Predicted 3D model of a 352-nucleotide part of an RNA (small-subunit ribosomal RNA, central domain) from a Candidatus Peribacteraceae bacterium.
The prediction has a mean pLDDT of 88.
It matches the Rfam family "Bacterial small subunit ribosomal RNA". Rfam links the family to the GO terms structural constituent of ribosome and ribosome.
[in-house]
Context: one part of a larger RNA
RNA sequence: CUGGGCGUAAAGCGUCUGUAGGUGUCUGAAAAAGUCUGGGGUAAAAGUUCGGAGCUCAACUCCGUGAUCGUCCCGGAAACUCUUCAGAUUGAGUUAUCCAGAGGCACCUGGAAUGCCAUAAGUAGGGGUAAAAUCCGUAGAUAUAUGGUAGAACGCCAAAAGCGAAGGCAGGGUGCUGGGGAUACACUGACACUGAGAGACGAAAGCGUGGGGAGCAAAGGGGAUUAGAUACCCCCGUAGUCCACGCCCUAAACGAUGCGUGCUCGAUGUGGGAGAUUUUCAAUUGUCUUCCGUGUCUAAGCUAACGCGGUAAGCACGCCGCCUGGGAAGUACGGUCGCAAGACUAAAACUC
Numbered sequence: 001c002u003g004g005g006c007g008u009a010a011a012g013c014g015u016c017u018g019u020a021g022g023u024g025u026c027u028g029a030a031a032a033a034g035u036c037u038g039g040g041g042u043a044a045a046a047g048u049u050c051g052g053a054g055c056u057c058a059a060c061u062c063c064g065u066g067a068u069c070g071u072c073c074c075g076g077a078a079a080c081u082c083u084u085c086a087g088a089u090u091g092a093g094u095u096a097u098c099c100a101g102a103g104g105c106a107c108c109u110g111g112a113a114u115g116c117c118a119u120a121a122g123u124a125g126g127g128g129u130a131a132a133a134u135c136c137g138u139a140g141a142u143a144u145a146u147g148g149u150a151g152a153a154c155g156c157c158a159a160a161a162g163c164g165a166a167g168g169c170a171g172g173g174u175g176c177u178g179g180g181g182a183u184a185c186a187c188u189g190a191c192a193c194u195g196a197g198a199g200a201c202g203a204a205a206g207c208g209u210g211g212g213g214a215g216c217a218a219a220g221g222g223g224a225u226u227a228g229a230u231a232c233c234c235c236c237g238u239a240g241u242c243c244a245c246g247c248c249c250u251a252a253a254c255g256a257u258g259c260g261u262g263c264u265c266g267a268u269g270u271g272g273g274a275g276a277u278u279u280u281c282a283a284u285u286g287u288c289u290u291c292c293g294u295g296u297c298u299a300a301g302c303u304a305a306c307g308c309g310g311u312a313a314g315c316a317c318g319c320c321g322c323c324u325g326g327g328a329a330g331u332a333c334g335g336u337c338g339c340a341a342g343a344c345u346a347a348a349a350c351u352c
Stems, first nucleotide, its partner, number of pairs: 003324004007306002012320001014201004021194003025088006033081002035077008048066001050064005091191001092188003095184005103177007110154001114150007125136002162169002206247006215241002220236004258319006266297012301308002325352003334345004
């Protein structure tokens, strides 16, 4: 290389949109590019098949014979693929009627707590720890009450719950807006799947400019502990955490499991619909069926085992990405991007 693989051994891009490309439902007809087939040309020699000959045999050499991938020409076949034409509706989309939701953005707004300020009243402690001390307090603290102010986060509800492509999303209200599910089967008629490049989004930390700053808190200062203590514990505390705009583009970005489609026993919980039935005057309740989501346990099957098991890691197909002994190394060099930090792409010598 052919292959074999990718939950945990090396290996699924963080996620999506989508270009080229690859792949693509059912029916009829045409055509005959792929495909199959008959004949012919070409297919050097050597090699190779079969038969024979020569070195004592063999290897080897020689003679004859056949086959040979490929390619071209003429003719034929039409199941499959391509192409063209016509049609279909189950894939896909549209429409109508409903439904659920912390999906997103903007604005308005609420209470608890915390800190600070003022006032009242009050006196010697408070705080903190395993124990202490640094620290705060007679210039009146802590605790209590009333009023004011600031910023950030939203208790209960709350759930194996819900929504979102992922990151992620939670006090309340309004506006704008994306996606999804069910039912109907009215419309279009394969319009589909995947997706190299490309584009968009992308926690936290970090960066730039301007705001904001209650609490918390890298760095830093102090107190302890200790042999030491650049820590764990305590008292402070600056960036930051928050907002606007612009960057950064990483993660145990995890289900360590790419996306799509079909097929393959059951049991049980839960969220959202639809239908039937039961109960009722009615609302409703119970039961059953069914679709979509989200969990648990399992048959078959798979797996090295663990485990997975209709939300597959089972059985298959389509497309993409990735792996190929450990270290050196996700490093060097080069390139692209970035304000920087750095990110992406990505080796080798050497060594075991």